[in-house]
Context: one part of a larger RNA
RNA sequence: AGCGAACGUUAGCGGCGGGCUUAACACAUGCAAGUCGAGCGAGAAAGUGGCUUCGGCCAUCAGUAAAGCGGCGGACGGGUGAGUAACACGUAGGUAAUCUUCCCUUGAGCGGGGGACAACGUUUCGAAAGGAACGCUAAUACCGCAUACGUUUCCGAGGAUUUCGGUUCUUGGAAGGAAAGCUAGGCCGCAAGGUCCGGCACUCGAGGAGGAGCCUGCGUCGCAUCAGCUAGUUGGUGGGGUAAUGGCCUACCAAGGCGAAGACGCGUAGCUGGUCUGAGAGGGUGAUCAGCCACACUGGGACUGAGACACGGCCCAGACUCCUACGGGAGGCAGCAGUGGGGAAUAUUGGACAAUGGGCGCAAGCCUGAUCCAGCCACGCCGCGUGAGUGAUGAAGGCCUUCGGGUCGUAAAGCUCUGUGGGGAGGGACGAACCGCUGUACGUUCAUAGCGUGCAGCAUGACGGUACCUCCUUAGCAAGCACCGGCUAACUUCGUGCCAGCAGCCGCGGUAAUACGAAGGGUGCAAACGUUGCUC
Numbered sequence: 001a002g003c004g005a006a007c008g009u010u011a012g013c014g015g016c017g018g019g020c021u022u023a024a025c026a027c028a029u030g031c032a033a034g035u036c037g038a039g040c041g042a043g044a045a046a047g048u049g050g051c052u053u054c055g056g057c058c059a060u061c062a063g064u065a066a067a068g069c070g071g072c073g074g075a076c077g078g079g080u081g082a083g084u085a086a087c088a089c090g091u092a093g094g095u096a097a098u099c100u101u102c103c104c105u106u107g108a109g110c111g112g113g114g115g116a117c118a119a120c121g122u123u124u125c126g127a128a129a130g131g132a133a134c135g136c137u138a139a140u141a142c143c144g145c146a147u148a149c150g151u152u153u154c155c156g157a158g159g160a161u162u163u164c165g166g167u168u169c170u171u172g173g174a175a176g177g178a179a180a181g182c183u184a185g186g187c188c189g190c191a192a193g194g195u196c197c198g199g200c201a202c203u204c205g206a207g208g209a210g211g212a213g214c215c216u217g218c219g220u221c222g223c224a225u226c227a228g229c230u231a232g233u234u235g236g237u238g239g240g241g242u243a244a245u246g247g248c249c250u251a252c253c254a255a256g257g258c259g260a261a262g263a264c265g266c267g268u269a270g271c272u273g274g275u276c277u278g279a280g281a282g283g284g285u286g287a288u289c290a291g292c293c294a295c296a297c298u299g300g301g302a303c304u305g306a307g308a309c310a311c312g313g314c315c316c317a318g319a320c321u322c323c324u325a326c327g328g329g330a331g332g333c334a335g336c337a338g339u340g341g342g343g344a345a346u347a348u349u350g351g352a353c354a355a356u357g358g359g360c361g362c363a364a365g366c367c368u369g370a371u372c373c374a375g376c377c378a379c380g381c382c383g384c385g386u387g388a389g390u391g392a393u394g395a396a397g398g399c400c401u402u403c404g405g406g407u408c409g410u411a412a413a414g415c416u417c418u419g420u421g422g423g424g425a426g427g428g429a430c431g432a433a434c435c436g437c438u439g440u441a442c443g444u445u446c447a448u449a450g451c452g453u454g455c456a457g458c459a460u461g462a463c464g465g466u467a468c469c470u471c472c473u474u475a476g477c478a479a480g481c482a483c484c485g486g487c488u489a490a491c492u493u494c495g496u497g498c499c500a501g502c503a504g505c506c507g508c509g510g511u512a513a514u515a516c517g518a519a520g521g522g523u524g525c526a527a528a529c530g531u532u533g534c535u536c
Stems, first nucleotide, its partner, number of pairs: 001535003005532005012384006018377002020342001025340003029337003034072003039069002047060005079295003088220008098212003103208007111145001113143002120135006151176011181200003185196004221267003228258003233255008270292004274285004297318005320331004348374001350373003356370001357368004387417004397408004421477001422473006431463001436458009480525005485506003491520005501508002
């Protein structure tokens, strides 16, 4: 000098930040990932109104709710640091050894068929969780067929380049492989529907952007009282596997590979930008914020998918907790709050999607404990206040005294002012402009429709009746803590008598203690001041 601090005494206000460093201990409860009816087929009830033979029926609710099939997203965002001494991270490269949903640009397409499975209905098993059988049905779900600009594979020809492995360009032939519709508007039509033009989607390619995988050089803690380590081990060939290289895996062959420039072992540890200190060199550290990695009760595994070996998905095993009709089931806060426990120690079971961002959707919108805000805590930094001016019979009172006086001390009182913070009253934001709706201009167009662009208006705020502004009110409501022997700024009296006690070091205390305790006085800092712990 610093701190994610804690403890003691004290405490007026505000702004901006921060807040389980310990048990990656166990978790009650609520919320944290949904969305799309402009992909599809079905489709309630309560309530209200009417009718009634009092059994019920009809309309509305409503093509709504809740489900199901299907699509996209649940691999992002959020948490934690257990593991990891490693291509994990940092930095510089390579990939001629690779992949990439959505998005942007661009090329070519989107023809014609089929059979199912949920939902639903009936029957049925189970305490439940959850199933089973039969029957019906739709699609942008699934499966053949056609077509094939590119594309993939194979067989040829030619050129360029090369590390001689290959890569790339042109060209000929053969073979394989696609797709899906929905919809605003106009026109025709009684309707079903047809057609035109837009929008969104779909298929196969090329390029891009962003993302990801893999490989390499260098750097990255302690112990040598760890000196030898290694059989898929090191290399090759064939095969398998992957998006892709590779002992990644496998069969065979060879006997290699690493190591005092520290292998192997043990311990410790997420890494970095940074941050603290220091004149620097260096040393310590890795909270908050940002990048990367790893993990998600413990261990293992794959499925789906562009992407996972997947925190709020699945399967198996284990420990633990819960339900049970004892046959069997359910669960995973290292998400946000919150609870118990551990601990010196760390907060609300709050508000809102208004903004920013994300997912889905043509959109309206829905979801979002991300985020934005509010609550608690002097935990930190910064700012403000607790009054200002004047006022000497130097009042009273305290303390000291050489008894003359000195000091607290212009301090108080008194007089004159001010109004920050506090209290009261009134006004009252910025953050909001997108999207949307209405109107209008231009473009596109057969079109005044639709679509696109611009302009004008309307509407949208959790924070919050908050910040801020104005007026009123009264000096009224707001100062403590540590220290005073030397280091080290600041001294006297009384009490005590090696006792009680102090102490960071030196050391004080045994009858005149500036060192213990108290008082008066003083010094330092100040809404804080000290102590402890840790780092330089």
Record summary
A computed fold for a 536-nucleotide part of an RNA from an uncultured bacterium, annotated as small-subunit ribosomal RNA, 5' domain. Its Rfam family is "Bacterial small subunit ribosomal RNA". Model confidence (mean pLDDT): 84 of 100. The full RNA is in RNAcentral, with records from ENA, Greengenes and SILVA.